[in-house]
Description:
Transfer RNA from an Oscillospiraceae bacterium, 72 nucleotides, folded computationally. The sequence was found in a public genome assembly. Rfam family: tRNA. Rfam classes the family as a transfer RNA. Rfam's curators write: Transfer RNA (tRNA) molecules are approximately 80 nucleotides in length. Gene Ontology term of the family: triplet codon-amino acid adaptor activity. Lineage of the source: Bacteria > Bacillati > Bacillota > Clostridia > Oscillospiraceae.
């Protein structure tokens, strides 16, 4: 340098054109408890960036960045 794959809350991960972007762990609040832990209820928190297609894009296309694989 060429080709291929990936990038979603703090972490792991599902979703694959129209949903409130699901779940687990973690964090915070309340309840429970003499207290802590456990448990219950609730809340906050994410689509790498730019452009295109589309009535509508996290999802499709192109580019950029980063990571991985492979060839040279």
């Nucleotide at each position: 340098g060429g080709c291929c794959c990936g990038u979603u809350g703090g972490u792991c991960c599902a979703g694959c054109g129209g949903u409130c972007a699901a779940g687990a762990c973690g964090u915070c609040g309340c309840c429970c408890u003499u207290u802590c832990a456990c448990g219950g209820c609730g809340a906050a928190a994410a689509c790498a960036c730019g452009a295109g297609u589309u009535c509508g894009a996290u999802u499709c296309u192109c580019g950029u960045a980063c990571g991985g694989g492979u060839c040279a």